[in-house]
Context: one part of a larger RNA
């Protein structure tokens, strides 16, 4: 000199864009953060309204609504903090023995049956959380049978394994339903895309006051296991494997793209943003599933907190806010799904503390303003003085002008394109239904928001501080003090004329900031 996720002191007008617990991976009150589908399925209230009745009550409507329940998909994404990890991580470059829901492209199929279990009802246990027994029932829930190859296994003879229906339209029918067709699904197979698992090489902090480490250890054979290779596991056999090119041990640490600095080489760092990893009160374990050994799932153990009728139960903010604590120190218990994206759904739509916005903070960067011109009796006052004057100083006053920002009032974009709807057309089709694609039309939807921006009105009106002035280093005098009080980054000042302490006048440098401290180059 440059820089910072900074803090502290003094000061503080506005706006834009960023950033904001670096410490206790400490403990957490409260609210919200993952649901959705009735076009998979069976059930199914109440309030209210109307009527009848003296009343109790009943009927209709509310309504197949609310609501749980079965079932499907999603809760493995998104969001968080960095404890652990020195290599099962990460970065780069390769590799072969793998899986992959939803999506895309093809091929084939979707036949015929069965028995249950919730919800519900009855009974019972319990303070609660919840649970048990019996009975009824539906399905795209569950289980057989059939068919089955380009699929799997094979002794090449053969053997084994599937499925589910829902909705729209037309025709027939009193209806149940049947036929045709479209569409959303379902099953099997092949391929793609995406995602993931595995292997190898090289790069990757300090310590030798850590020199030897290793028995599933190193390799082989056989088997098991896995989606898959492999001591991954087991049995047997061999005695190997690593190490001064630093093994092992100890300490520290998430890695990278990058960031800061520097002419570069390098050094230090890894906040925000992005990729990967690991973690979710602590430790362990599996289940479900395409995918987890699963932050807001399950089980076991532990610590802690809470409820309890003492028998037993409940919980997990390193999600967003917020609280206590720690600390020099770090924000609102805000708005909206309008946009972008995600989940579910045919869709309407629902959910979304992701996200988009707003609030707080000079924390940083950038921009703007705090007026402009004229104005000498060089006013008054202050300070200095050699008492003549000098300086503050065109500075002020005064005169003329302007009105950014702010204030008040008015106007006013863009972020919104769609989906749905109507019409036309093409495809499918028996069909001018339905459905799908394309085009056109016309309509709705804004949290921000009293938006940005523009116009008008009034008035110089509302808006300057901080540090320094001995040398380094730009900037000097007076008074006070008297090795005292004090200053200080280094050299050093202060013991009676201190440009170095304190105050004042003046000056210098930066400026809505300026200094100090800490840290890096």
């Nucleotide at each position: 000199g440059a820089u910072u996720g900074a803090a502290c002191g003094c000061u503080g007008g506005c706006g834009g864009c960023a950033u904001g617990c670096c410490u206790a991976a400490c403990a957490c009150a409260u609210g919200c953060a993952a649901g959705u589908c009735g076009a998979a399925c069976g059930c199914g209230a109440a309030a209210g309204a109307g009527g009848a009745g003296c009343a109790a009550u009943c009927c209709u409507u509310g309504a197949g609504u609310a609501g749980a329940g079965u079932g499907g998909c999603g809760g493995a994404c998104g969001g968080g903090g960095g404890a652990g990890u020195a290599a099962u991580a990460u970065g780069u470059a390769g590799g072969a023995a793998u899986c992959u829901g939803c999506c895309u492209u093809a091929g084939a199929g979707u036949g015929g049956g069965g028995g249950a279990c919730a919800a519900c009802c009855a009974c019972g246990c319990g303070a609660a959380a919840g649970c048990g027994u019996g009975g009824c029932u539906a399905a795209u829930a569950c289980c057989g049978c059939a068919u089955g190859a380009c699929a799997u296994c094979u002794u090449c003879g053969g053997a084994u394994u599937a499925a589910a229906g829902g909705g729209g339209g037309c025709u027939a029918g009193c209806a149940a339903u049947a036929g045709c067709u479209c569409u959303c699904g379902c099953u099997c197979u092949a391929a793609g895309a995406u995602g993931a698992g595995c292997c190898u090489a090289c790069g990757c902090c300090g310590g030798a006051u850590u020199a030897g480490c290793u028995a599933g250890u190193u390799g082989g054979u056989a088997g098991g296991g896995u989606a898959a290779u492999g001591g991954c596991c087991u049995a047997c056999c061999a005695a190997g494997g690593c190490g001064a090119c630093g093994a092992u041990c100890c300490g520290u640490a998430g890695c990278u793209g990058g960031u800061u600095u520097g002419a570069g080489a390098g050094a230090a760092c890894g906040a925000c943003c992005a990729g990967c990893c690991a973690c979710a009160c602590u430790g362990g374990a599996a289940c479900u599933g395409a995918g987890a050994u699963a932050c807001g799932g399950u089980c076991c153990a532990g610590a802690c907190u809470c409820c309890u009728a003492c028998g037993g139960g409940a919980g997990g903010c390193a999600g967003c806010a917020g609280u206590g604590g720690g600390g020099a120190a770090u924000a609102u218990u805000g708005g909206a799904c309008a946009a972008u994206g995600g989940g579910g759904g045919a869709a309407a739509c629902c959910c979304u503390g992701a996200u988009c916005c707003a609030g707080c903070a000079a924390u940083g960067c950038c921009g703007c303003g705090u007026g402009u011109g004229c104005g000498a009796u060089g006013a008054a006052g202050g300070c200095c003085u050699g008492c003549g004057g000098g300086u503050u100083g065109u500075a002020a006053a005064g005169c003329a002008c302007u009105u950014u920002c702010g204030u008040u009032g008015g106007g006013g974009a863009a972020g919104a394109a769609a989906u749905a709807c109507u019409u036309g057309u093409a495809g499918c089709u028996a069909a001018u239904a339905c459905c799908u694609g394309c085009a056109a039309g016309g309509g709705u939807u804004g949290a921000c928001g009293u938006u940005a921006c523009c116009c008008a009105a009034a008035u110089a009106a509302g808006a300057a501080g901080c540090a320094c002035c001995g040398g380094c280093u730009a900037a000097c005098u007076c008074u006070g003090u008297g090795c005292c009080a004090g200053c200080a980054g280094c050299c050093g000042c202060g013991g009676u004329a201190a440009u170095a302490c304190a105050g004042a006048g003046g000056g210098u440098g930066c400026a809505a900031g300026c200094g100090u401290u800490a840290a890096u180059c």

Predicted 3D model of a 521-nucleotide part of an RNA (small-subunit ribosomal RNA, 5' domain) from an uncultured bacterium. The coordinates come from a structure-prediction model, not an experiment, and the mean pLDDT is 83. The RNAcentral record of the full RNA draws on ENA, Greengenes and SILVA.